[in-house]
Molecule: Bacterial RNase P class A
Organism: Candidatus Polarisedimenticolia bacterium
Formats: sequence, structure tokens, C1' cells
RNA sequence: GGAGUCGGUGAGAUGGUCGCUGCGGCCUUGUGCCGUGGAGGAAAGUCCGAACUCCAAAGGGCAGCGUGCCGGAUAACGUCCGGCGGGGGCGACCCCAGGGAAAGUGCCACAGAAAACGAACCGCCAACCUCCGCGUGAGCGGAGCGGUAAGGGUGAAAAGGUGCGGUAAGAGCGCACCGCGCCACCGGGUAACCGGAGGUGGCAGGGUAAACCCCACGCGGAGCAAGACCAAAUAGGGGGGCGUUACGAGGGCGGCCCGCCCCAAGCCUCCGGGUAGGUUGCAUGAGGGAAGGGGUAACUCUUCUCCCAGAUGAAUGGCCAUCACCGGGACUUGUCCCGGGACAGAAUUCGGCUUACGGCCGACUCCGACA
Repeated sequence: GGAGUCGGUGAGAUGGUCGCUGCGGCCUUGUGCCGUGGAGGAAAGUCCGAACUCCAAAGGGCAGCGUGCCGGAUAACGUCCGGCGGGGGCGACCCCAGGGAAAGUGCCACAGAAAACGAACCGCCAACCUCCGCGUGAGCGGAGCGGUAAGGGUGAAAAGGUGCGGUAAGAGCGCACCGCGCCACCGGGUAACCGGAGGUGGCAGGGUAAACCCCACGCGGAGCAAGACCAAAUAGGGGGGCGUUACGAGGGCGGCCCGCCCCAAGCCUCCGGGUAGGUUGCAUGAGGGAAGGGGUAACUCUUCUCCCAGAUGAAUGGCCAUCACCGGGACUUGUCCCGGGACAGAAUUCGGCUUACGGCCGACUCCGACA
């Protein structure tokens, strides 16, 4: 100097001025004055986990969804931390949805003969069996029926590997070593697991479960437009009183008669539900900062300290000046000029994850050059 990995940090500062908005105070009660607070690391996606609220709910099961190595952290988690195992990278380091493929079902592109109850395309063989030819004959040659997973070829993947024996040729067919499965054991570790020694099995049967599925565990639903309270105008509902008094072709008491009861406009008053609107939920919280202690860490404990947005047709902004930062240019080489500052914006609140984005700093790795 180049290429890369991991982690941390800030998100310009101060002043003036013109506005917006929450709270407090003041009076001259006005859209007044003064003081004070006013976006983020992701406020985003709404993907997980909770707090809070309402509804539902004996218990169990089915269905559905999610999670799946071990230990720890936490209010909780699918998150985080530390390990284990596997995979990738020369390395710093990174990735894993990491139970079961011997319950069953499905799928495996292209290529290839064959992609699994199990394969013969090329190659190798022709011992056995059948047929034909030749030969006196032992036999030889050819064809058929076949044998063979050692070699070639295809593929991401082809039925453990190497060697010796064996054979017609071969093959765990036999043996040795390596690998693997199962069983019990020893040592280490809380555990996942690691190391070792032994026995046994010729090997046990391809892969795929973010394919169905099986096993274990977990899960009731909706969400601050949750929910609670106050409550108009208008139009309905119900009760009471006044009024209306009918010769009502009115209704009810089963049809009829009698009888009894009810009913209409309007006025007054009370009650109740809903809507508009308002208040609350709603800002002291699993809260921030500092110091000290515990822990490898995630995190936690103690003490002190701080109060830090609360809008709702939805505030949090614009301009100017100085300084700082970055980039470019000029020259008189430390000054001047010009330009720039991303992603994005609360809406009940927290803990995470993911995505967007532009700076700065530190540690480490690899390569090259020079000393």
C1' cells in the first nucleotide's frame, strides 16, 4: 500500500430571529406575556416475546400453529451469552430449523443401462447347462442361456476403503488394517460430548422431514379504534301528571249482549339506551446516568442521582451568523474560495429480530514492497 474479518461510537455545536406544540406561572383574560420540555438508532416492517385491558373458560381430547444439541441469562421469547457437534474459508472469522430416513407414503431435474426390495451401456469371463461345427480322441471354436459391481463412462449422489488370498472372471466370498453399527465398561466434563480399551456384527439396506408424516414440548381469542367515565342538539323508547271525553263504523276481556279496561293531538316532568363531543387509559417506567461489587459473557446486585415528547385535520420547523467535520480548487504552504451532511420521522408501553442508511475509531487476519 492492497484485500478482508470483528467490535465500538456519534447522528454536528452555540447564539440570534420568525413560527408550531405540552406543562407551569402571571395578569390587563388574549389564540396575550414570561419560564420550561419537544423524535430515532432504526421512531420503519408489524415478524416473535411480554405488560396492560376486555371477552371466553370444569377437565381431557381432536384439528391447527410453533419450537426441537447442552448449560446459562431473562418478566418472557423462536432472543441473547458460553460451550458441543457438523460444514465453509489459507486465515481473522462465518454459517447450521442441530429429534427421527430400520413405522408408512411421496419426490430425486439434466445426464445415465440403472436414482432403490435394489442396477449390466462399454468392458471382463465362458467353469456349469443346451445346440452347432471341427477332431479318432483328450479337446478346440462359435452361438444361446448366463455369470460378474474389479476397470471405464454418467451424475450432486451409484450399494464402505486399501492390500493379500481366492475365482472362469469377480465379489466382505475369506482374512489383515482403517472406517462404521450395536452392547456393556473405564477416565474427563454439570451436560451436550470427548478420549481410551474390550466384545460383537461382514456392513445392517442412497439422499430428502423450512415434503407429508412420527415423537417430545408449548400455545384460548381480540387488541389502546383494548377498556372505563361524563354526556348534548335532533329523532326514537318507557313511567307519571294535566288535558282530551267520543253519538268514536277504534282496540282488549274467545263469537254476541251487558259491563269493565285501554287508546288519540298537545303541554309539563322524570327515567333509560345510543350518537356527536369531551375526560381517562397516557407518560415514575421490567426507566436513564454514575460509582462500586459478582460473573469468561449475556446479565445482575447495592448506593447515589435525574425526570427526559405526549400531538389527535395529528406539533417537534424555516432563515441567518460563527465554529467544527468531509470533499474539490487556488496559491505566497497555512490561509482563502466553492460545495456537502445519509436513512428516515413518535401515536399504549417495553424486550428482541429483520430491513434501510452515511461517517468516525479500535483490534485482528492474509498478500506485496522496503528497512